[in-house]
RNA sequence: CUUACGGAGAGUUUGAUCCUGGCUCAGGGUGAACGCUGGCGGCGUGCCUUAAGCAUGCAAGUCGAGCGACGUGCCUGUUGCAAAACAGGUUACGAGCGGCAGACGGGUGAGUAACGCGUGGGAAUCUGCCCUAAAGUGGGGAAUAACCCGCCGAAAGGCGGGCUAAUACCGCAUGUGCUCUCCAAUUUUUUGGAGAGUAAAGGAGCUAACCCUCCGCUUUAGGAGGAGCCUGCGUCCUAUCAGCUUGUUGGUGGGGUAAUGGCCUACCAAGGCGAUGACGGGUAGCUGGACUGAGAGGUCGGUCAGCCACAAGGGAACUGAGACACGGUCCCUACACCUACGGGUGGCAGCAACUGGGAAUAUUGGACAAUGGGCGAAAGCCUGAUCCAGCGACGCCGCGUGGAGGAUUGAAGGCCUUAGGGUUGUAAACUCCUUUUACCCACUGUAGCGGUGGGUGAAUAAGCACCUGCCAAUCACGUGCCAGCAGCAGCGGUAAUACGUGAGGUGCGAGCGUUACCCGGAAUCACUGGGCGUAAAGCGUCCGCAGGCGGAACCGGAAGUCUACAUUCAAAUCUCUAAGCUUAACUUAGAAAAGGGUGUAGAUACUCUGGUUCUCAGAGCAAAGGAGAGGGUGUUGGAAUUUACGGUGUAGCAGUGAAAUGUGUUGAUAUCGUAAAGAACACCGAUGGUGAAGACAGACACCUGGCCUUUUGCUGACGCUCAUGGACGAAAGCUAGGGGAGCGAAGCAGAUUAGAGACCUGCGUAGUCCUAGCCGUAAACGAUGGACACUAGAUAUGGGUAUUUUUAUAUCCGUGUCGCAAGCUAACGCGUUAAGUGUCCCGCCUGGGGAGUACGGCCGCAAGGCUAAAACUCAAAGGAAUUGACGGGGGCCCGCACAAGCGGUGGAGCAUGUGGUUCAAUUCGAUACGAAGCGAAAAACCUUACCUGGGCUUGACAUGCUAGUGGUAGGAUGCCGAAAGGCAAACGACCCCAGUUUUUCUGGGGAGCUAGCACAGGUGAUGCAUGGCUGUCGUCAGCUUGUACCGUGAGGCGCACCCUUAAGUGGGUCAACAAGCGCAACCCUCAUCCUAUGUUAUAAUGUUCAUAGGAAACUGCCGAGUCUAACUCGGAGGAAGGUGAGGACGACGUCAAGUCAGCACGUCCCUUAUGUCCAGGGCUACACACAUCCUACAAUCCCCAAUACAAUGCGUUGCAACACUGUAAAGUGGAGCUAAUCGCUAAAGUUGGGGCCAGUUCGGAUUGAGGGCUGAAACCCGCCCUCAUGAAGCCGAAAUCGCUAGUAAUCGCGGAUCAGCAGGCCGCGGUGAAUACGUUCUCGGUCCUUGUACACACCGCCCGUCAAGCGAGCAAAGUCAGGGGUGCCCGAAGCUCUGUUUGUGCAGAGUGAAGGCAAAACUGGCGAUGAGCACUAAGUCGUAACAAGGUAUCCGUAGCCGAAGCUGCGGAUGGAUCACCUCCUUU
Repeated sequence: CUUACGGAGAGUUUGAUCCUGGCUCAGGGUGAACGCUGGCGGCGUGCCUUAAGCAUGCAAGUCGAGCGACGUGCCUGUUGCAAAACAGGUUACGAGCGGCAGACGGGUGAGUAACGCGUGGGAAUCUGCCCUAAAGUGGGGAAUAACCCGCCGAAAGGCGGGCUAAUACCGCAUGUGCUCUCCAAUUUUUUGGAGAGUAAAGGAGCUAACCCUCCGCUUUAGGAGGAGCCUGCGUCCUAUCAGCUUGUUGGUGGGGUAAUGGCCUACCAAGGCGAUGACGGGUAGCUGGACUGAGAGGUCGGUCAGCCACAAGGGAACUGAGACACGGUCCCUACACCUACGGGUGGCAGCAACUGGGAAUAUUGGACAAUGGGCGAAAGCCUGAUCCAGCGACGCCGCGUGGAGGAUUGAAGGCCUUAGGGUUGUAAACUCCUUUUACCCACUGUAGCGGUGGGUGAAUAAGCACCUGCCAAUCACGUGCCAGCAGCAGCGGUAAUACGUGAGGUGCGAGCGUUACCCGGAAUCACUGGGCGUAAAGCGUCCGCAGGCGGAACCGGAAGUCUACAUUCAAAUCUCUAAGCUUAACUUAGAAAAGGGUGUAGAUACUCUGGUUCUCAGAGCAAAGGAGAGGGUGUUGGAAUUUACGGUGUAGCAGUGAAAUGUGUUGAUAUCGUAAAGAACACCGAUGGUGAAGACAGACACCUGGCCUUUUGCUGACGCUCAUGGACGAAAGCUAGGGGAGCGAAGCAGAUUAGAGACCUGCGUAGUCCUAGCCGUAAACGAUGGACACUAGAUAUGGGUAUUUUUAUAUCCGUGUCGCAAGCUAACGCGUUAAGUGUCCCGCCUGGGGAGUACGGCCGCAAGGCUAAAACUCAAAGGAAUUGACGGGGGCCCGCACAAGCGGUGGAGCAUGUGGUUCAAUUCGAUACGAAGCGAAAAACCUUACCUGGGCUUGACAUGCUAGUGGUAGGAUGCCGAAAGGCAAACGACCCCAGUUUUUCUGGGGAGCUAGCACAGGUGAUGCAUGGCUGUCGUCAGCUUGUACCGUGAGGCGCACCCUUAAGUGGGUCAACAAGCGCAACCCUCAUCCUAUGUUAUAAUGUUCAUAGGAAACUGCCGAGUCUAACUCGGAGGAAGGUGAGGACGACGUCAAGUCAGCACGUCCCUUAUGUCCAGGGCUACACACAUCCUACAAUCCCCAAUACAAUGCGUUGCAACACUGUAAAGUGGAGCUAAUCGCUAAAGUUGGGGCCAGUUCGGAUUGAGGGCUGAAACCCGCCCUCAUGAAGCCGAAAUCGCUAGUAAUCGCGGAUCAGCAGGCCGCGGUGAAUACGUUCUCGGUCCUUGUACACACCGCCCGUCAAGCGAGCAAAGUCAGGGGUGCCCGAAGCUCUGUUUGUGCAGAGUGAAGGCAAAACUGGCGAUGAGCACUAAGUCGUAACAAGGUAUCCGUAGCCGAAGCUGCGGAUGGAUCACCUCCUUU
């Protein structure tokens, strides 16, 4: 300087992670529609559905300067009184003849997959009006509409006779020319000559008239524009459409056309098209362009523009320059209308309008003023083309709904609130200003829109959606898995930022949301730009045609490729630069890029192509050696099994977890001998060998394929891959014939079991084997296609070669392992045998389910195989790895966990608690361990929360306010009452201040009371709203953090490994180093000693005792073990020895564990009651079940008598000695003691006597009678005493509990609660054992490891039948409909041909739309019923899978069975565990 203007992600699978993968969202767009709302203007735009039907009006006419003058009108003149008649004129009108235009303009998109369209070429053509050039325009003729007359018809219309004109029609003349024929020449091409044929129309103006001018006409040549035809390339889906074609493909002759051509016809030939997709089916007008996108692409083709096709459905031609003709003709069909029933008429996919359809799309408007078109000489006429207006927020663009000020009252109201305040909010009110728009007035102008000036007045003008995340924006109330929301994830079960409403906020704004569709995001079909070991995906394997790709050198060509130039890709659009509307949208002008097609010229590196060569190069051939379960056929061998026969021999054998069925005294099993049969080949034998894969194993022989090594020689790219195709292809299975020992689907039995169609057992048929054929599939796997090249190594092994002295080394071909070399991978892992780096070719994938299924086709005898969908449904399905949890997985370890012991519970009676039942009430809570002698360390009333009855209502209790109150508060007493309470009522106050005044009174206040208002009160609900406290795992040894390191990450490491410990206790080692909470220790009690003191104790001392302080124990010492250490074992000393014993102390957390009734507390609920008071009752019930105790069943005992020894504690409303009374409980009196002082205060034991095995001198329940104590009160419902009564029970089934030493067991004592009541609880001491080999098993737990489809975490997850509801598709006897084709019949108009006629015409033949008949196929709809599938909080049966899932699972195949499924045969590991082998690493 030039060019370019250009790329974002998020949510959702999981406990968490990475990946794969789908679903969803944010953006833009639309001819839109719907909901709510709506002020104005400009520019655009508006039946996407029924190419359905259409009332009415308009959309194509024009020319008198082509014609007649027939009719009408007007003007002039003449005649005439007038009417009127006649003549002439006329820039008027109607019809007619004639000319031109009705083939344009306008509409629509049905059809069409085609030379239809787009783009680029081409030759065998035509062309009215227009332009250019040349030459002409002479002279005649015969008719016919109009008109008149007559006739037919309802009408539409038609017929006959007669008159007339022309730029209408027809001869003749001329022939510049043109056409045809013939001759000659010429390179194509043309030229020359001869002959024949062939034109025309007039009109207007000017003039006295001609001339002249203009418009026409004829012939020819050329042009412009237009049209026809041919052709290369491009142009949707489907192969579940694979073969199609007879005018079909080509030729010759002829016909036809403006023109080429099977366009048509006769004859001849048999061709033509097709996996580069013919033929068939479906869908569709094509394009410029539009939308989107960074682009490449994808989707669309409305408006505007080009082309095509169509005009109610179908066919046909006529006229014409042009049509097979939207507003022309003829015919058929359907529909509609008129009708006199005979016959006629019509075609809005022109503009409006209407009906219908639909979610949905406008006025029966104005004007030819502009642009354009037709006719005309022109004026002009016509023009629903067009220009304007109307309607619609349908889109784009612009403007407005006011601007400034206004807070020391942030007003009121609303909402929220921690009650203080905050927010709505400068927002409003209020003051000043302005007038776009709106409305009004005046002037002016238009086809229409409009323009100018003035006035009134902030006036006339804001909504919609959203506010859990994605995604900007939150609070309150209502609701309570209801109502509802939702694009996805999801929200809602009483504190919902997610539902509804309000307040506030956010976004956009005359709009805002929703729905539908397209592109994007989606690299989610990947050309740009993806993948295939395990996520979806490598064909089971090989051969191989077409196709794709291909070694080295040289020469030629120039197809690909590259360069330059030319041409084209209409305009509009897009981009850029300007300009015009006030701006913008919009419009106008100019410019321009990239890219595509065609042509010309050039370049030659690469690819290609033709040719010539090359070779230790790729591939192959020959020669010399070599290994092998490679294949086929035949022969042959021994062991074993079974059977048969014979011998010996006797009672069992067989089988299992245990059994039974079975077999055996008719002699099995066992054993010996002989014989037969079939199948398979021990040892060698090995992650060893061979083969393409499947697969292949005794030995020998024959036939045969491939491979490896070495050395030379040869061929000379001969190669690689491979759609379609072909061959091979385990097991099972099928057909036919053999064979059949063992094994063994099915089947029959026996077990197991709830059942057992299974696992186990006994039999056993197909089959397994052979021959011949079929099938063609497997987890046919390395889940890894083939070929070639390159990229560290280490090690083992099979087969060769070379060097060499074996070892060994090197090298080639195979087979394995390891590997953080590099690299790749989501990770796991792969790693010269790649899943690394590259090249070539093939196959395959695109969310899960439905489904490898249905239908169709092909193959098969069948079984079935190959190919292969959709509807519907879900928001996931999935891979790898991580942390946990779990396992009828493994390893190490611990615990009264088991074992070894001792004593119990479960049986009896009683006590207490619970469940259940009952009741007016039996108040409530606690419910596996971790509820149940628990809350409750005391239910006769009270407690008390429950029930019945009777009362009270500011309340039994607190605080505040208002008012009243001195005969006030209180209240003797009386009455009613069960009491509470109610009524009456003598008597009758207190405190403070001030005044008066000294004693009383007055005023005020307090307290109290009365009335009222706020409020009290609730053991009412929610422990799943909570605090606090507690239980439990568990006194288990764990739980974490910082920094560093490893991993993409979740996470890991630390904390793993070895030794050790009660212990993550300690030590060693190590990518870890440290630290915290836990462990331990520090605290308390006990055991020994010392010191000090001495209320008490004692006759006394103090050594007992008590109080206070201290010492002592630390593996400190010795020995042994351990590499060492930590530590362990043993020993000494010591009161005590390895944490001395016991207690307190409970990590991170788990169980929505327990408690709203201990307390506190949020929310909800009750308020003359769910509050409160009282009396009585209940919590104490009783067929039963459970839990925890007590007492027993007796002689290690019981009874009687005598007698000894504690400790903890407690005591003045108390403990009470002692004395007396009573059989006793107890009573009366009462010393002492406020406690080391007094009292409560022992039992088992010991001694002596009795009982002698009995339901007893055991046991004491139950019951009767009489007493005692506490207390208002002992009936429901207390404890104790005496006498009498004397039940069950003789050691306890299944099962189960506690305890490891001063422990269990056993014996008594104390205390709290308490008026009274203890078999419970909490403590205290006395007597005082047994056992522990050990960790296999049960339970619980720590750590490591492994599998997992679990994560609410095994009380997990999950499969299938059946039953119910609902949905879509499939099959189905049949039935209905459709389109196209085929054959036959009939056959309109028209056209062609033939015949005939002077001619109009007539007759016949062919072709021909529509219609009818027939058979078959195809497509679609409906369809009783049938089989499967999907979905649906709590249905039934089992438990198949996930752990070794309790029989490892899965694949193929076959049989069987309610169902998952089971079994046989072969295969895979995507199987856990243990052992062995092999390999690798380290020392």

RNAcentral holds the sequence, with entries from ENA.
The RNA shown here (small-subunit ribosomal RNA) has 1483 nucleotides and comes from a Pseudomonadota bacterium.
The coordinates come from a structure-prediction model, not an experiment, and the mean pLDDT is 83.
The source organism's lineage runs through Bacteria, Pseudomonadati and Pseudomonadota.